[in-house]
RNA sequence: CUCCGAAAAGGGCAAGCCCAUCGUGAGGUGGGGGCGCAAAGCCGACGGGUCCACGCGGGUGGAUGGCCGGGCUGCCGGA
Numbered sequence: 001c002u003c004c005g006a007a008a009a010g011g012g013c014a015a016g017c018c019c020a021u022c023g024u025g026a027g028g029u030g031g032g033g034g035c036g037c038a039a040a041g042c043c044g045a046c047g048g049g050u051c052c053a054c055g056c057g058g059g060u061g062g063a064u065g066g067c068c069g070g071g072c073u074g075c076c077g078g079a
Stems, first nucleotide, its partner, number of pairs: 002079004012037002017032006035066001041072003046069003049064006
């Protein structure tokens, strides 16, 4: 450096749901809580999917990284 793995060790994150709060909404933030995750770390100004708002329509804007592909970075172990 590349590939593989998550048994061990040290750990990390945190679904549904509840409370508070922001937002027209999808959804976000904080606390609780754990379904799960070897990248469930980051990127939505890379492509797609889905969702929301507006529009007669073409479409425009927004959300989702724990929907997928992809990019960047990373602990431990093996080859």

c-di-GMP-I riboswitch aptamer from an Acidobacteriota bacterium, 79 nucleotides, folded computationally. NCBI's taxonomy places the organism under Bacteria, Pseudomonadati, Acidobacteriota. It was read from a public genome assembly, where an Rfam model found it. Model confidence (mean pLDDT): 88 of 100.